The RNA shown here (transfer RNA) has 73 nucleotides and comes from a Candidatus Gastranaerophilales bacterium.
The prediction has a mean pLDDT of 81.
Rfam family: tRNA. Rfam classes the family as a transfer RNA. Rfam links the family to the GO term triplet codon-amino acid adaptor activity.
[in-house]
RNA sequence: GGGCGAUUGGCACAGUUGGUAGCGCAUCUGAACGACAUUCAGAGGGUCACUGGUUCGAGUCCAGUAUCGCCCA
Numbered sequence: 001g002g003g004c005g006a007u008u009g010g011c012a013c014a015g016u017u018g019g020u021a022g023c024g025c026a027u028c029u030g031a032a033c034g035a036c037a038u039u040c041a042g043a044g045g046g047u048c049a050c051u052g053g054u055u056c057g058a059g060u061c062c063a064g065u066a067u068c069g070c071c072c073a
Base pairs, nucleotide, nucleotide: 001072002071003070004069005068006067007066010025011024013022019056027043028042029041030040031039032038049065050064051063052062053061
């Protein structure tokens, strides 16, 4: 230098054919227990890496940029 892949709450990940962003763990609140652990119920937390484009509508499609990984030279 070239090619491919990944980037989504604090963490690990899902997200189908473009149509209101989700699960688990963690955090917070409440209940049970003498207390803790644990269990149960509920709640909060996301500009979907960034900038543009296409579209009535983009996490998803297109282009560029950044970071990381793999391969080739």